[in-house]
The part of an RNA shown here (small-subunit ribosomal RNA, central domain) has 351 nucleotides and comes from an uncultured bacterium. Its mean pLDDT, the model's own confidence on a scale to 100, is 86.

Context: one part of a larger RNA
RNA sequence: CUGGGCGUAAAGGGCAUGUAGGCGGUGGCUUAAGUGGGGCGUGAAAUCUCUCGGCUCAACCGAGAGGGGUCGCUUCAUACUGGGCCACUUGAGGGCAGGAGAGGGAGGCGGAAUUCCCGGUGUAGUGGUGGAAUACGUAGAGAUCGGGAGGAACACCAGUGGCGAAGGCGGCCUCCUGGCCUGCCCCUGACGCUGAAAUGCGAAAGCGUGGGGAGCGAACAGGAUUAGAUACCCUGGUAGUCCACGCCCUAAACUAUGGAUGCUAGGUGUGGGUGGCUUUUUACCCCAUCCGUGCCGAAGCUAACGCGUUAAGCAUCCCGCCUGGGGACUACGGCCGCAAGGCUAAAACUC
Numbered sequence: 001c002u003g004g005g006c007g008u009a010a011a012g013g014g015c016a017u018g019u020a021g022g023c024g025g026u027g028g029c030u031u032a033a034g035u036g037g038g039g040c041g042u043g044a045a046a047u048c049u050c051u052c053g054g055c056u057c058a059a060c061c062g063a064g065a066g067g068g069g070u071c072g073c074u075u076c077a078u079a080c081u082g083g084g085c086c087a088c089u090u091g092a093g094g095g096c097a098g099g100a101g102a103g104g105g106a107g108g109c110g111g112a113a114u115u116c117c118c119g120g121u122g123u124a125g126u127g128g129u130g131g132a133a134u135a136c137g138u139a140g141a142g143a144u145c146g147g148g149a150g151g152a153a154c155a156c157c158a159g160u161g162g163c164g165a166a167g168g169c170g171g172c173c174u175c176c177u178g179g180c181c182u183g184c185c186c187c188u189g190a191c192g193c194u195g196a197a198a199u200g201c202g203a204a205a206g207c208g209u210g211g212g213g214a215g216c217g218a219a220c221a222g223g224a225u226u227a228g229a230u231a232c233c234c235u236g237g238u239a240g241u242c243c244a245c246g247c248c249c250u251a252a253a254c255u256a257u258g259g260a261u262g263c264u265a266g267g268u269g270u271g272g273g274u275g276g277c278u279u280u281u282u283a284c285c286c287c288a289u290c291c292g293u294g295c296c297g298a299a300g301c302u303a304a305c306g307c308g309u310u311a312a313g314c315a316u317c318c319c320g321c322c323u324g325g326g327g328a329c330u331a332c333g334g335c336c337g338c339a340a341g342g343c344u345a346a347a348a349c350u351c
Base pairs, nucleotide, nucleotide: 003323004322005321006320007305008304012319014201015200016199017198021194022193023192025088026087027086028085029084030083031082033081034080035077038076039075041073042072043071048069049068050067051066052062053061054060091191092188093187094186095184096183097182098181099180103177104176105175106174107173108172109171110154115149116148117147118146119145120144121143125136126135162169163168206247207246208245209244210243211242215241216240220236221235222234223233258318259317260316261315262314263313266296267295268294269293270292271291272290273289274288275287276286300307301306324351325350326349333344334343335342336341
């Protein structure tokens, strides 16, 4: 430098913002760096290479200028790429008018339920299981009624519904705030795509400091089960789960499918807009169209399963990654972390 690949065989980075870099819409003028072939000129000799010739071969040698070539420079080309300039609007962004939403942050409020406390009624059981027992209860439990405290989560609505880049987000109200969609086609005029590094975000568990603690519940204790039972079942129960601030940075972080753009039959649902037809009007229905989200399927693809306008089809651009199994999501070293550990990542040996 290069091949083949990455849904399930090894392989898409957890996600985003974005630096360098790579790549880049339409028309014109210009330049001629890249680029294509050829011609002219030139590139001392030696060296290299091909060929011819000479020492018996070879190394070596070229005698009178042996011959040719690769290659370099110069000049002639301008379709494409690049550089410069001018212009354009379809890419991108903005404006105006509407719209939906568990998108994010902060504060406040609410009801149901569990538990606990106090009081009333009331009496012998309650609880739990496959069956039991531990446990709770005559110091009055469980049941039931009234009052109170506190924490956590928000039944129904609820939906192969919605929103978010991903992780994720669900009671109600207020404030602050991000993104998205539609219509008008008004403005800017390529401002774009991707993105090594870097930076930010990143479920759960875990860590630090302080709070909080109802329910649940690793560890732990007891009761069962069992040959045993360091389990599954039961009674308890500490960390934790919750809040604030600071860390950790992992996952079956999954659509096991990176991002962007264009192109390529349809059918049927559903969420959000817009336009039209009909009608006296509204609602409904019907038709068209844009965006999102499901299912089924032409062509095509695929080892098959399956994918199929939300592609795993047909193409282009950029990034990441793979290269037999084990050793090894390891050792060593480095960087990060309070720690737990994370990131990067071999070899011997062996099949």
The full RNA is in RNAcentral, with records from ENA and SILVA.